[in-house]
The RNA shown here (transfer RNA) has 73 nucleotides and comes from Chelonia mydas. The RNAcentral record of the sequence draws on Rfam. Its Rfam family is "tRNA". It is annotated as a transfer RNA.

């Protein structure tokens, strides 16, 4: 230099056909216990990497950029 994959809650990781952003864990509160942990219940936590475009509507499609991984030279 070229090709390719990825970027979503603190962390990991889904969203298959464009139509309310969900799950696990962690955190907080409650439950339970003499007490702690575990269990169970609930809550909070997201500019979906950035910008532009397409569309009635974009995490998803298109383009450009940034960062990370892999391959070739």
């Nucleotide at each position: 230099g070229c090709c390719u994959u990825c970027u979503u809650a603190g962390u990991g990781a889904a969203a298959u056909u464009g139509g309310c952003a969900g799950u696990a864990u962690a955190u907080c509160a409650g439950u339970c216990u003499c007490a702690u942990a575990a269990u169970c219940u609930g809550a909070a936590g997201g500019u979906c990497c950035u910008g532009a475009g397409u569309u009635c509507a974009a995490g998803c499609c298109u383009c450009a950029g940034a960062g990370a991984g892999g391959g070739c030279a």